[in-house]
Molecule: SAM riboswitch aptamer (S box leader)
Organism: soil metagenome
RNA sequence: CUCAUCCAGAGGGGCAGAGGGACCGGCCCGACGAAGCCCCGGCAACCGCGUGCGAAGUACGGCAGUGACGCCGUAGUGCCUGCACGGAGGUGCCAACUCCGGCCCGGACGCGUGACACGCGCCGGGAAAGAUGAG
Numbered sequence: 001c002u003c004a005u006c007c008a009g010a011g012g013g014g015c016a017g018a019g020g021g022a023c024c025g026g027c028c029c030g031a032c033g034a035a036g037c038c039c040c041g042g043c044a045a046c047c048g049c050g051u052g053c054g055a056a057g058u059a060c061g062g063c064a065g066u067g068a069c070g071c072c073g074u075a076g077u078g079c080c081u082g083c084a085c086g087g088a089g090g091u092g093c094c095a096a097c098u099c100c101g102g103c104c105c106g107g108a109c110g111c112g113u114g115a116c117a118c119g120c121g122c123c124g125g126g127a128a129a130g131a132u133g134a135g
Base pairs, nucleotide, nucleotide: 001135002134003133004132005131006130011040012039013038014037015036019029020028021027023102024101025100026099041094042093043092046090047089049086050085051084052083053082058075059074060073061072062071063070098129103126104125105124106123107122109121110120111119112118
């Protein structure tokens, strides 16, 4: 840099001792012990591996016949691709939707206004940013 995913899921112990949730704002978590390190456990299924199924391609046979280059059957493989399942291995993860918002768009709703405009809230969508994996 590119692609995919991000409303699911999963925590105990030891050391340590005040921070942490990327950034900013909010709101939270934290001396009933934060970050960090170690041990054990778990979640998940991105990579990889295994199993099954389907399709495609391949080989052989049959049919059709150029306004065509397809249809059917059989066989073996399982390289590539799809789906499902498993979970030895490589990562990752185990408060809160990526905790919520930040930029843009839409809304027949609420508040502010005499009413609009507009702002804020709320709801929906899309970006950006970030995280993780693969390349």